Large-subunit ribosomal RNA, domain VI from a Candidatus Berkelbacteria bacterium, 247 nucleotides, folded computationally.
[in-house]
Context: one part of a larger RNA
RNA sequence: CGUUGAAACUUGAGGAGUACUCUCUCCAGUACGAGAGGACCGAGAGGGACGGACCUCUAGUGUACCAGUUGUCUCAUCAGAGGCAUUGCUGGGUAGCUAUGUUCGGCAGGGAUAAGCGCUGAAAGCAUAUAAGUGCGAAGCCCUCUCCAAGAUUAGGUUUCACUAUAGAUUCCAAGAAGAAGACUUGGUUGAUAGGCUGCAGGUGUAAGUUCCGUAAGGGAUUCAGCCGAGCAGUACUAAAAUAUCG
Numbered sequence: 001c002g003u004u005g006a007a008a009c010u011u012g013a014g015g016a017g018u019a020c021u022c023u024c025u026c027c028a029g030u031a032c033g034a035g036a037g038g039a040c041c042g043a044g045a046g047g048g049a050c051g052g053a054c055c056u057c058u059a060g061u062g063u064a065c066c067a068g069u070u071g072u073c074u075c076a077u078c079a080g081a082g083g084c085a086u087u088g089c090u091g092g093g094u095a096g097c098u099a100u101g102u103u104c105g106g107c108a109g110g111g112a113u114a115a116g117c118g119c120u121g122a123a124a125g126c127a128u129a130u131a132a133g134u135g136c137g138a139a140g141c142c143c144u145c146u147c148c149a150a151g152a153u154u155a156g157g158u159u160u161c162a163c164u165a166u167a168g169a170u171u172c173c174a175a176g177a178a179g180a181a182g183a184c185u186u187g188g189u190u191g192a193u194a195g196g197c198u199g200c201a202g203g204u205g206u207a208a209g210u211u212c213c214g215u216a217a218g219g220g221a222u223u224c225a226g227c228c229g230a231g232c233a234g235u236a237c238u239a240a241a242a243u244a245u246c247g
Stems, first nucleotide, its partner, number of pairs: 001151001005161006014148004020048007032037001050105005058099004065092005070085006109143003116136004168246003172188005193239003196235005202228003209222005
């Protein structure tokens, strides 16, 4: 820009993907075979690699969480804190993101066929799967399964709204499991969108102060304390003002 002004839900022309494989058990030591050996068909179990999704578990990361600790500086000093030293170093660790983790997938079926195997059957009184006719038959082909998809310019369909500044959309603003920018999604007071606050989950591991014991280093009690990023809820306290534009 086109497609009927818009919103929502869709059809599927077409395209992409998937398609894998092994071992074991039963059938059965059966059929077969002198024996050695040893099945088809069918039924079941467990794996490998690959792929999708996810984070309950396991394991990583987690420089805005907690604790311990060295040197030094500052807060006058003690105590308690803070800065710097690779995040100073060390031990843990929420969310998120991950794999080594969890879970799921290739199943089954139909159609037309290849090699191959047939039926009926003439030309050619026979024979012949082929000439007319008609079957079976593969991990392959077309469907079936998953994803994209009406610029499929043949621009589709359904429902509802609107009829001129209306339906609706946008700028703008609060944000995000969305994201390089656009885009996308949620919300904008008729509001839980973000922050704050409260509660919970979860992490760390028992704060400071006071008191008791010890000459002291230190230990005990108060105290499963204190602190706490992203998680889950609740709550309008703060911020989503007011306008404007397109149509």
Its Rfam family is "Bacterial large subunit ribosomal RNA". Its family is annotated with ribosome and structural constituent of ribosome in the Gene Ontology. The prediction has a mean pLDDT of 88.